[in-house]
RNA sequence: AGAGUUUGAUCCUGGCUCAGGACGAACGCUGGCGGCGUGCUUAACACAUGCAAGUCAAGGAGAACGUUUUCUUCGGAAAAUUAUUAAACUGGCGAACGGGUGAGUAACACGUAGGCAACCUGCCUUGGAGAUUGGGAUAACCCCGGGAAACCGGGACUAAUACCGGAUAAUGCAGCGGCUUCUUCGGAAGAUGUUGUUAAAGCGGGCUUCGGCUCGCACUUCAAGAUGGGCCUGCGUCCGAUUAGCUAGUUGGUAAGGUAACGGCUUACCAAGGCGAUGAUCGGUAGCUGGUCUGAGAGGAUGAUCAGCCACACUGGGAUUGAGAUACGGCCCAGACUCCUACGGGAGGCAGCAGUGGGGAAUUUUGCGCAAUGGACGAAAGUCUGACGCAGCAACGCCGCGUGAUCGAUGAAGCUUCUAGGAGUGUAAAGAUCUGUCGUGAGGGAAGAGAAGCUUGGAUGUAAAUAAUGUUCAGGUGUGACGGUACCUCACAAGAAAGCACCGGCUAACUUCGUGCCAGCAGCCGCGGUAAUACGAGGGGUGCUAGCGUUGUCCGGAAUAACUGGGCGUAAAGGGUCCGUAGGCGUCUUGCCAAGUUGAUCGUUAAAGCCACCGGCUCAACCGGUGAUCUGCGAUCAAAACUGGUAGGAUAGAAUAUGUGAGGGGAAUGUGGAAUUCCUGGUGUAGCGGUGACAUGCGUAGAUAUCAGGAGGAACACCAAUGGCGAAGGCAGCAUUCUGGCACAAUAUUGACGCUGAGGGACGAAAGCGUGGGGAGCGAACAGGAUUAGAUACCCUGGUAGUCCACGCCGUAAACGAUGAGUACUUGGUGGUGGGGGAUUCGACCCCUUCACUAUCGGAGCUAACGCGUUAAGUACUCCGCCUGGGGACUACGGCCGCAAGGCUGAAACUCAAAGGAAUUGACGGGGACCCGCACAAGAGGUGGAACAUGUGGUUUAAUUCGAUGCAACGCGAAGAACCUUACCUGGACUUGACAUGUUAGUGAAAGUCCUGUGAAAGCAGGACCCUCUGCGAGCUUGCUCAAAGACACUAUCACAGGUGAUGCAUGGCUGUCGUCAGCUCGUGUCGUGAGAUGUUGGGUUAAGUCCCGCAACGAGCGCAACCCCCGUGUUCUGUUGCCACCCGGAUGAGAAUCCGGAGCACUCUGGACAGACUGCCUGGUUUCAACCAGGAGGAAGGUGGGGAUGACGUCAAGUCAGUAUGGCCCUUACGGCCAGGGCUGCACACGUACUACAAUGCCUGGUACAAUGGGAAGCGAGACCGCGAGGUGGAGCAAAUCCUAAAAACCGGGCCCAGUUCAGAUUGUAGGCUGCAACUCGCCUACAUGAAGGAGGAAUCGCUAGUAAUGCCGUAUCAGCUACGACGGCGUGAAUACGUUCCCAGGCCUUGUACACACCGCCCGUCACAUCAUGAAAGUCGAUUGUACCCGAAGUCGCCGAGUUAACCGCAAGGAGACAAGCGCCGAAGGUAUGGUUGGUAAUUGGGAUGAAGUCGUAACAAGGUAGCCGUAGGGGAACCUGUGGCUG
Repeated sequence: AGAGUUUGAUCCUGGCUCAGGACGAACGCUGGCGGCGUGCUUAACACAUGCAAGUCAAGGAGAACGUUUUCUUCGGAAAAUUAUUAAACUGGCGAACGGGUGAGUAACACGUAGGCAACCUGCCUUGGAGAUUGGGAUAACCCCGGGAAACCGGGACUAAUACCGGAUAAUGCAGCGGCUUCUUCGGAAGAUGUUGUUAAAGCGGGCUUCGGCUCGCACUUCAAGAUGGGCCUGCGUCCGAUUAGCUAGUUGGUAAGGUAACGGCUUACCAAGGCGAUGAUCGGUAGCUGGUCUGAGAGGAUGAUCAGCCACACUGGGAUUGAGAUACGGCCCAGACUCCUACGGGAGGCAGCAGUGGGGAAUUUUGCGCAAUGGACGAAAGUCUGACGCAGCAACGCCGCGUGAUCGAUGAAGCUUCUAGGAGUGUAAAGAUCUGUCGUGAGGGAAGAGAAGCUUGGAUGUAAAUAAUGUUCAGGUGUGACGGUACCUCACAAGAAAGCACCGGCUAACUUCGUGCCAGCAGCCGCGGUAAUACGAGGGGUGCUAGCGUUGUCCGGAAUAACUGGGCGUAAAGGGUCCGUAGGCGUCUUGCCAAGUUGAUCGUUAAAGCCACCGGCUCAACCGGUGAUCUGCGAUCAAAACUGGUAGGAUAGAAUAUGUGAGGGGAAUGUGGAAUUCCUGGUGUAGCGGUGACAUGCGUAGAUAUCAGGAGGAACACCAAUGGCGAAGGCAGCAUUCUGGCACAAUAUUGACGCUGAGGGACGAAAGCGUGGGGAGCGAACAGGAUUAGAUACCCUGGUAGUCCACGCCGUAAACGAUGAGUACUUGGUGGUGGGGGAUUCGACCCCUUCACUAUCGGAGCUAACGCGUUAAGUACUCCGCCUGGGGACUACGGCCGCAAGGCUGAAACUCAAAGGAAUUGACGGGGACCCGCACAAGAGGUGGAACAUGUGGUUUAAUUCGAUGCAACGCGAAGAACCUUACCUGGACUUGACAUGUUAGUGAAAGUCCUGUGAAAGCAGGACCCUCUGCGAGCUUGCUCAAAGACACUAUCACAGGUGAUGCAUGGCUGUCGUCAGCUCGUGUCGUGAGAUGUUGGGUUAAGUCCCGCAACGAGCGCAACCCCCGUGUUCUGUUGCCACCCGGAUGAGAAUCCGGAGCACUCUGGACAGACUGCCUGGUUUCAACCAGGAGGAAGGUGGGGAUGACGUCAAGUCAGUAUGGCCCUUACGGCCAGGGCUGCACACGUACUACAAUGCCUGGUACAAUGGGAAGCGAGACCGCGAGGUGGAGCAAAUCCUAAAAACCGGGCCCAGUUCAGAUUGUAGGCUGCAACUCGCCUACAUGAAGGAGGAAUCGCUAGUAAUGCCGUAUCAGCUACGACGGCGUGAAUACGUUCCCAGGCCUUGUACACACCGCCCGUCACAUCAUGAAAGUCGAUUGUACCCGAAGUCGCCGAGUUAACCGCAAGGAGACAAGCGCCGAAGGUAUGGUUGGUAAUUGGGAUGAAGUCGUAACAAGGUAGCCGUAGGGGAACCUGUGGCUG
């Protein structure tokens, strides 16, 4: 510091997601040790049990239990001791601290800075004064009684530092006076005079002359301090306006009461105020802060532990005591809950420490100790202290340590992988040497304790004192929960100690197997449909490490709420327009002030924390010290530039006056002509009208057309214009009246009067609404006619609201420049409108210049780009409005407005990872321009109709094997299915196999040959012949035997063979197609942020991206063309098997002539080499004087001469695993191999491709010619003979320029005479031939007989432009034969037509639009149906909370009353004073009644919304989307939508 994700790619906008840090965490897997921290975030839910606040004996009384002794009636009693007693009681102090929790609280609660001249303060400190004299009770204890208990009542006794009276007393307090000082003018402080009034308590030590004195503690009073508190104020402190008005003690005053104190704090009276858009009130949420986390910072989030403050203590209310409470471990009352009960009545409050239940994802021990620190009490010892110090549990966090170190290669084994060789794990292990953190055992062993206290001694204070006592110094004594812990030493032994996540990209790290859109993964993008680096496992690797991952939350990244630091023409976003209130901002200049601002100083900003340095635990975490910081607030002083205030001045902003001017600016009234329609009349006759074409409609009752007259309403042609005016909406015949604004010119006046503008007000197209008019044309709705699959539309005929007027509503539009208003500045060109000036002129132009408005091009600059560009979208300032991903949603609910329609304001749940802008390349368009092609047109011939052949589909079947399926499958693979082929079916047999290589064992010489049985064959079973391979060696009989081993075969075995099994969507190779179309690219340069562009576009030209010219391009490559082959002309060479002109000889013949031989190579021919054609030459066309085109000459051939081969980058996951090859998968006595038979040929049917025909340009018949390419030995087969013929017999010649195979149409004669025929030949019958083991299924051919459909083929459709179409025959491959009418070739005969490019199809180039990019076979909208989800409405119903009114009214304070009760005082007494009970009243919690508000849950039913691989209906949008689209409004319609009206161009 960034990254991934929208697209085919790009830039931008914009959201989503990730990498970081953190946590009181939880969960999963794993887990050695230690230190320091931390540990109910949920139910402020309920709590068993124990503990958490007591203490004081030097205040007082009394004196228990126990022990001992004595006595005893054995029941007990007394004394002593216990005893400076335990426990209880009275009394004092404490219990208001400490500890817990965060429910409530949006508040002076908290923070910060101040104030109190309006206050209190126990204990503590300092100082002054004092502490006198009396009195009456009461608890404990004892007795009696009630009660289950809690506890209570009565009687009798007693004390005090308990209580009460009197005395004394001030500088106290109160009243009345004057004085001084200060003052915020309200008072305050000080001294002072006088009157009244107010206090106490003792105890202990020492001394004592017993009177008392003194010391200490306690007590009273006064003054002050310190500490702690109370109150007030400025500022700061969350969200909601779909909460806009709130308030009656409310705001203020007077008086009184009350309080420690001010105060409506309370009461009475008076006034009518107070708060609020700078957000009152209401609702929601929340303890606040120091700090903590994050961040570069500014900020954002948070408020555990520690610290400060507040609030609370089961819920609500209340007071008492007290210095202090409205009191966590006190009281009273009410309520809920729990417990005890003898049912009468009682008791309780863990949000103290432990602990329990419950809730929850989740949070510990019913531990030890007061040794330390701190607290209460005490003179002290000391007691108490769940505060605290420690320990326990938990990887919950941070920090530290370890799980060993060094050597060690035959790179062991195992595992994984592999091309089978190897590679990896890996110095890793084993093994060797060493060490001892940790661990175990043993031994030693701290600091925390410097204490306090007690005691001894010294110094010193008080005192008369050497006593006592205070302070201080020194010595002694003596206290440790943790804990025999930390730490140290010795011994032992590598021994007990490694996991987790990840490995497609982001993001470090790759392979094998399994799985097969399944199982699963996933933070985002996305993986998985048989070769998954993405799932699961193994191996390997990467990261972190006693942890590692996941989940959750916060900050960051996010400049994604933008103060720092964003935007608004088209991405989300400028209000429809103006006026104007508050507010914000505001020209020049002078003086003063000093609020803002700036500086300095001071105070404060608690401590802790953060940061720096230093120090202490072995380091670190942790802890300590010092410093810095705490950006804030306050006070004082100073400055005066700027802002502000104030007092003056100015004129450049603004306004006014005078003059002139333009204009569809507005309102009202009147008026004009053209046109449409209607009415009347005339003329006139059969149509009119309307459309793509029709029809509805009108018309013989006279239309349309035409003439004349009349009526009525609406709108104003030409002028007319990126011309004018207006704030916008908007405004158009002409005239008059009234009226607003603007511009220019020159002076004068006022003197900042200005700009903007939240709320607010006014205006505001069209449609629509209300009332009343009007109504010609047009025209939603509606009706009819067409179109259509349908047509609720587009088109047509009609037509109502409406459109028009008046008045009143509505308040919205693509209300747009999609651009708020104002001011200033910043290069220019060219126009237009309205003024002015100059110069010139007789005058008008022309020319120069200036102000205002308006349009267009364009520079800098800006912009994502497009574009904007002095009329800014540039550069700045001021003010307002608005935006923050898409959808849900211009919605819901609520509120306001409206007669209604509806408008304004305006969410959430849920859902997606995009939605979007601009530009780019393609593709596409029922967009445009240009060009080409047998594409159309012009032609000739076909197909589609018939029969047959063949292929396919379908169907059938045991099987009808498989593949090919638009063009580009269908006479295709197949250049040939009777068996074989053959892959299919049925049946019968085989299992290392029909075929290859190897292993092991056995047998045998192997091998080979022949035969038998059975059988359909394969096979199975058996026999015979052969006894013969090589041979290291051994034996001997020396040519015999044995024999290791080898070769071979069989049997058995193991590896394996085999597969036309699946996948052409895993592949190679080959092929088809666009298309023989003219295209497809690259390097460098240039342009652009970029994708890309340029080049390759443009002007010509070509068959061609062919060539030329031009050009920010210059070159190049693959294609085109040419080079290759065949044909066409010539030259030369060659001369057999080809040729035979000339010459010679021979034969036949009357001759002509023919044949044979010699000779020859002239010619034809064969096949080698060469020549030739290049727009080279001429004329013309124009041009750019280029390319090229037209014509001509010459030439065998002329403009690529004809044909072939040759197929760019690529497209179609095109075709082929069944040609072959091949990955992985599958079968292995079968999906392999063998055999027989059957099938591939089956047949209601449909299609493709051919053949033969329908006849006379023909058919039949007779005769007569002329080829080329080819083929031939298990072959071609001549002549001859036989047969009607197919064919047969026979065999000359030929391994071929030699022999064989071999023409038909044509031509010349004859017949037929338009007919289902002398056309056509299907079908069928009979008889034959050939091939072959075999023609039944299922071959071909022949003869005779039979003689079907068919009379030129509907819609539609195919190829062909010259030696072509058409037509005729021939050959070959495959092959025993053949279904060949097919395929591939050959030669013969041999046409017609092309005006032309409008249209159909295909293609190329340019341009345009696009919401397409799987690219129009695209994309995509809405209803309906189904499923799921969230949500709105809803008769109601159930809660929560709150307001108002009333009822009831506990405890309690206060007030009144007080006939009852009553120790202290008065009184001789009676009695009194005073006090209390009881009673009454005000207030008053809970409760109740009634009625509202707000809010939540739920609900029959209902509304829309969202989502969901393959539902229905249409096709609205994107291209001119086939009716341009969209906005507002109104009506209509299954639905998208359609139509009217006005507007916009997106």
Predicted 3D model of a 1546-nucleotide RNA (small-subunit ribosomal RNA) from a Fidelibacterota bacterium.
Its mean pLDDT, the model's own confidence on a scale to 100, is 81.
NCBI's taxonomy places the organism under Bacteria, Pseudomonadati, Fidelibacterota.